Record summary
Model confidence (mean pLDDT): 86 of 100. A computed fold for a 98-nucleotide RNA from a soil metagenome, annotated as SAM riboswitch aptamer (S box leader). The RNAcentral record of the sequence draws on MGnify.
RNA sequence: CUCAUCAAGAGAGGCUGAGGGAUGGGCCCUGUGAAGCCUCGGCAACCCGCCACAAAUAAUGGCAGGGUGCCAAUUCCCGCCCGAAAGGGAGAGAUGAG
Numbered sequence: 001c002u003c004a005u006c007a008a009g010a011g012a013g014g015c016u017g018a019g020g021g022a023u024g025g026g027c028c029c030u031g032u033g034a035a036g037c038c039u040c041g042g043c044a045a046c047c048c049g050c051c052a053c054a055a056a057u058a059a060u061g062g063c064a065g066g067g068u069g070c071c072a073a074u075u076c077c078c079g080c081c082c083g084a085a086a087g088g089g090a091g092a093g094a095u096g097a098g
Stems, first nucleotide, its partner, number of pairs: 001098006011040005019029003023079004041071003046067003049063004075092001080089003
């Protein structure tokens, strides 16, 4: 940079000790322990793998072994454009694959 997805889902323990939710505003979470690290567990099914279907591939469906990811709140909400609003779109961000 390109493409896909982002309304669902899933937490305990240990170390430590004040922040965290990307950014501005809001609103939240947090010494009944934030962030970080470790252990174990879980969710999901993007990639690999395997299985079913199939002549074969593709597509579709399944499993969850490997690689990631994730486990407060819709990506917490709003921010820019359209709209009276509901809502839609964009941008940004996150994750995966290339």